[in-house]
c-di-GMP-I riboswitch aptamer from Aromatoleum anaerobium, 87 nucleotides, folded computationally. Model confidence (mean pLDDT): 85 of 100. Rfam family: c-di-GMP-I riboswitch aptamer. From the family's description: GEMM was predicted in a large-scale screen for bacterial structured RNA regulatory elements.
RNA sequence: CGAGUCAAAAAGCAAACGGGGCGAAAGCCCCGGACGCAAAGCCGCGGGCCCUAACCUGAAACCCAGGCGGGCAGCCGGGUUGCCUCG
Numbered sequence: 001c002g003a004g005u006c007a008a009a010a011a012g013c014a015a016a017c018g019g020g021g022c023g024a025a026a027g028c029c030c031c032g033g034a035c036g037c038a039a040a041g042c043c044g045c046g047g048g049c050c051c052u053a054a055c056c057u058g059a060a061a062c063c064c065a066g067g068c069g070g071g072c073a074g075c076c077g078g079g080u081u082g083c084c085u086c087g
Base pairs, nucleotide, nucleotide: 001087002086003085004084012037013036017032018031019030020029021028022027035074041080042079043078045077046076047075048072049071050070051069055067056066057065058064
C1' cells in the first nucleotide's frame, strides 16, 4: 500500500421494539434488546431524503407552496482515523 472477515481468532457497533427523558416535529440521549454492519468509528463537503413550531414571502385568517432554520453518517459519494489476518 492492497485485499479480506461464513478463512481464523480477539474485540467493536447496535435495527425494530419496550421503558425514561429532550424537542413543534424530523429526530436525539440513557437503559434494555439484536435486525444487521469490515469501519453501522468520526466529519453535513457534494448528491439525496425527512421535519418545519415561530418568523419572512406568495392574493387571502386557515390551507397550500417557497424561504430561513433543523435532522438522517444504518441512503450514496467524498474526507479522515483504526483492530486482526494474508499478500